[in-house]
Molecule: SAM riboswitch aptamer (S box leader)
RNA sequence: AGCUUAUCAAGAGUGGUCGAGGGACAGGGCCCUGUGACACCCAGCAACCGGCUUUAUGCACGGUGCUAAUUCCCACACAUAUUUUUAUGUGUAAGAUGAGCU
Numbered sequence: 001a002g003c004u005u006a007u008c009a010a011g012a013g014u015g016g017u018c019g020a021g022g023g024a025c026a027g028g029g030c031c032c033u034g035u036g037a038c039a040c041c042c043a044g045c046a047a048c049c050g051g052c053u054u055u056a057u058g059c060a061c062g063g064u065g066c067u068a069a070u071u072c073c074c075a076c077a078c079a080u081a082u083u084u085u086u087a088u089g090u091g092u093a094a095g096a097u098g099a100g101c102u
Stems, first nucleotide, its partner, number of pairs: 001102008013042001015041003021032003027074003043067003047064004051059002053056001071094001076091006
């Protein structure tokens, strides 16, 4: 890097350092951000694998992961309502994370 598969409405900071952007993606929207973003450290959470035990809304020990907003929303298809654009729902695609495989 590719393939398969499960999950994606829950959870988690009034801490420290840094100093200007950030929210995956071309686009649209809407947001966060010098009252300090992003990143890192610490702290925390507990989704997956492993471990442990009193076997369950458990522990947070090992490996990952995560800690604004549903994966922030839309985008593509279909259905319904509305009536010509919007709303709702379902599905797909894309993405993220784990596990397995090549």